[in-house]
RNA sequence: GGACGAUUAGCUCAGUGGUAGAGCAUCCGCUUCACAUGCGGAAGGCCGCAGGUUCAAAUCCUGCAUCGUCCA
Numbered sequence: 001g002g003a004c005g006a007u008u009a010g011c012u013c014a015g016u017g018g019u020a021g022a023g024c025a026u027c028c029g030c031u032u033c034a035c036a037u038g039c040g041g042a043a044g045g046c047c048g049c050a051g052g053u054u055c056a057a058a059u060c061c062u063g064c065a066u067c068g069u070c071c072a
Stems, first nucleotide, its partner, number of pairs: 001071007010024004018055001026042005048064005
């Protein structure tokens, strides 16, 4: 220098155009003498950044950034 992949909650990951979700973790409640387990609930996201297409974009297109693999 080139090719490909990844970037979404604190962490690990779904979501392939029409209101952003799960598990774990955190907080609250129930259960217990107490803790743990179990059950119920809550909080937490301008979907890496900037443009474009569209009535509508996490999703499609372009550029940039970071990380990873491969080629030279």
Source information:
A computed fold for a 72-nucleotide RNA from a bacterium, annotated as transfer RNA. The sequence was found in a public genome assembly. Its Rfam family is "tRNA". Rfam classes the family as a transfer RNA. The coordinates come from a structure-prediction model, not an experiment, and the mean pLDDT is 84.